This is a predicted structure of a 73-nucleotide RNA (transfer RNA) from a Gammaproteobacteria bacterium. The sequence was found in a public genome assembly. It matches the Rfam family "tRNA". It is annotated as a transfer RNA. The source organism's lineage runs through Bacteria, Pseudomonadati, Pseudomonadota and Gammaproteobacteria. Its mean pLDDT, the model's own confidence on a scale to 100, is 80.
RNA sequence: GCACCUUUAGCUCAGUUGGUAGAGCAAUUGACUCUUAAUCAAUGGGUCCACGGUUCGAGUCCGUGAAGGUGUA
Numbered sequence: 001g002c003a004c005c006u007u008u009a010g011c012u013c014a015g016u017u018g019g020u021a022g023a024g025c026a027a028u029u030g031a032c033u034c035u036u037a038a039u040c041a042a043u044g045g046g047u048c049c050a051c052g053g054u055u056c057g058a059g060u061c062c063g064u065g066a067a068g069g070u071g072u073a
Stems, first nucleotide, its partner, number of pairs: 001072007010025004019056001027043005049065005
């Protein structure tokens, strides 16, 4: 230099054929308990790496760029 992969909640990751974004763990609150742990229930937490385009509608499609990784010379 070229090709490909990844980027979504604090962390690890889903998200089908484009149709109002989820799980587990963690956090907070409550129940239970003499207390802690464990268990059970509930709640909060995101403009999906950035900018632009297509579309009635984009996490998803297209373009440019950024960060990380793999292969190749």